[in-house]
Molecule: Bacterial small signal recognition particle RNA
Organism: Planctomycetota bacterium
RNA sequence: GGCUCGGCCCCACGCGGCGAGUGCCUUCCGAACCGGGUCAGGCCAGGAAUGGAGCAGCCCUAAGGUCGGCGUCUCGGGCGCCGUGGUGUGUCGGGCCUCC
Numbered sequence: 001g002g003c004u005c006g007g008c009c010c011c012a013c014g015c016g017g018c019g020a021g022u023g024c025c026u027u028c029c030g031a032a033c034c035g036g037g038u039c040a041g042g043c044c045a046g047g048a049a050u051g052g053a054g055c056a057g058c059c060c061u062a063a064g065g066u067c068g069g070c071g072u073c074u075c076g077g078g079c080g081c082c083g084u085g086g087u088g089u090g091u092c093g094g095g096c097c098u099c100c
Base pairs, nucleotide, nucleotide: 001097002096003095004094005093006092007091008090009088010086011085012084013083014082015080016079018076019075020074021073023070024069025068028065029064035060036059037058038057043052044051045050
């Protein structure tokens, strides 16, 4: 100096895991009026009985939000004493050959 093998580093892909988003299930919250139910008071009709519309309140729920769970997908990264490859005038070590 050449060839070759291996470790580390670099790159790619795969696998796993973490985080976020989306989807589904569930808990809870959630409408002055333009959702529903029940409608005190008051209002209207009536001689009266009663009836009517109906605000507040209460209840249920929508849009939406929230706790938790499931697991398909998407995205992310100085996650991985994981795997397979690729590239290297990178770094370290070994073997063989050759030259001075």